[in-house]
RNA sequence: GCCAGCUUAGCUCAGGGGUAGAGCUACGCACUUGUAAUGCGUAGGUCCUCGGUUCAAAUCCGAGAGCUGGCU
Numbered sequence: 001g002c003c004a005g006c007u008u009a010g011c012u013c014a015g016g017g018g019u020a021g022a023g024c025u026a027c028g029c030a031c032u033u034g035u036a037a038u039g040c041g042u043a044g045g046u047c048c049u050c051g052g053u054u055c056a057a058a059u060c061c062g063a064g065a066g067c068u069g070g071c072u
Base pairs, nucleotide, nucleotide: 001071002070003069004068005067006066007065010024011023012022013021018055026042027041028040029039030038048064049063050062051061052060
């Protein structure tokens, strides 16, 4: 230098045009003599940035940034 993949909650990841989700973590309640475990609930998101397409974009397109891998 060229090519490909990835970027979504504190962490690991789903979701690929029409309400943003799961598990774990955190917090609260129940249970317990108490803790753990278990059950129920709550909170937590500028969906990497900018622009474009669209009635509508996390999702499609372009550019950029970062990370990973391959080729040279």
The RNA shown here (transfer RNA) has 72 nucleotides and comes from an uncultured Victivallales bacterium. Its mean pLDDT, the model's own confidence on a scale to 100, is 83. Its Rfam family is "tRNA". By type it is a transfer RNA. From the family's description: Transfer RNA (tRNA) molecules are approximately 80 nucleotides in length. It was read from a public genome assembly.